Source information:
The part of an RNA shown here (large-subunit ribosomal RNA, domain VI) has 251 nucleotides and comes from Mallomonas sp.
[in-house]
Context: one part of a larger RNA
RNA sequence: CGUUAGAGUAUUGAGAGUGACCUUUCUCUAGUACGAGAGGACCGAGAAAGAUGUACCUCUGGUGUAUCAGUUAUUGUGCCAACGGUAGAUGCUGAGUAGCCAUGUAUAGUUAGGAUAACCGCUGAAGGCAUCUAAGUGGGAAGCCGUCCUCAAGAUGAGUACUCUUUGGUUGCGGAAAGACGAUCCGCUUGAUAGGGAUCCGGUGUACAUCUAGUAAUAGAUUUAGCCUAGAUCUACUAAUUAACCAUAUU
Numbered sequence: 001c002g003u004u005a006g007a008g009u010a011u012u013g014a015g016a017g018u019g020a021c022c023u024u025u026c027u028c029u030a031g032u033a034c035g036a037g038a039g040g041a042c043c044g045a046g047a048a049a050g051a052u053g054u055a056c057c058u059c060u061g062g063u064g065u066a067u068c069a070g071u072u073a074u075u076g077u078g079c080c081a082a083c084g085g086u087a088g089a090u091g092c093u094g095a096g097u098a099g100c101c102a103u104g105u106a107u108a109g110u111u112a113g114g115a116u117a118a119c120c121g122c123u124g125a126a127g128g129c130a131u132c133u134a135a136g137u138g139g140g141a142a143g144c145c146g147u148c149c150u151c152a153a154g155a156u157g158a159g160u161a162c163u164c165u166u167u168g169g170u171u172g173c174g175g176a177a178a179g180a181c182g183a184u185c186c187g188c189u190u191g192a193u194a195g196g197g198a199u200c201c202g203g204u205g206u207a208c209a210u211c212u213a214g215u216a217a218u219a220g221a222u223u224u225a226g227c228c229u230a231g232a233u234c235u236a237c238u239a240a241u242u243a244a245c246c247a248u249a250u251u
Base pairs, nucleotide, nucleotide: 001154005165006164007163008162009161010160011159015151016150017149019148022050023049024048025047026046027045028044034039052108053107054106055105056104060102061101062100063099067095068094069093070092071091072087073086074085075084076083077082113145114144119139120138121137122136167247168246169245170244171243172188173187174186175185176184193239194238195237196235197234198233199232200231202228203227204226209222210221211220212219213218
């Protein structure tokens, strides 16, 4: 831009897919059929497991570059104390929320059917026999077509159903379930969109200061404290201002 007004929601499926359709073990049938014995099934039913795919983070774990704590050297805030910087592009160490992830969790691989390959057949001549083939005809594979899954009306053949209506869209602004940028999605005061604040969840692990004991290092009390990123709920305190442009069938 088109689909012949616009918007929203839900769909059909022409067509497409370098999507999937996997494998093993064990149990029963059955120590049966078969076999002198040794051994040992087809068919059918069921239970586990492996690898793989997809989704997710409740659990188990990993990461989590500054969330908390500890700690060495040095330097700075005049000194003590308390802190900050550097020691890697976290100084080192112990933990760790959200997010991301797997080793974790959930889940999938199905009922057919059709045409076939190798191969096995039936009937059967040429060739009085024989012969699966020459006429005719049946079976037969994880493979093929389908089935299953995903996408899909630019399928210009542009489909269908429902709802709403003068309003629809873009720019702009606050953003994240999105993201290199476009784009996508949410919100824009008729507002919880982001920040801040409050209360929690959760993390770290008991702050500073003071007091007590000890010569002191240190220990104890106040104190399950203090601090806290991404999480949840609430709250207009701050910022989403004011607006512009494009398009608009019928009535």
The coordinates come from a structure-prediction model, not an experiment, and the mean pLDDT is 83. RNAcentral holds the full RNA, with entries from ENA.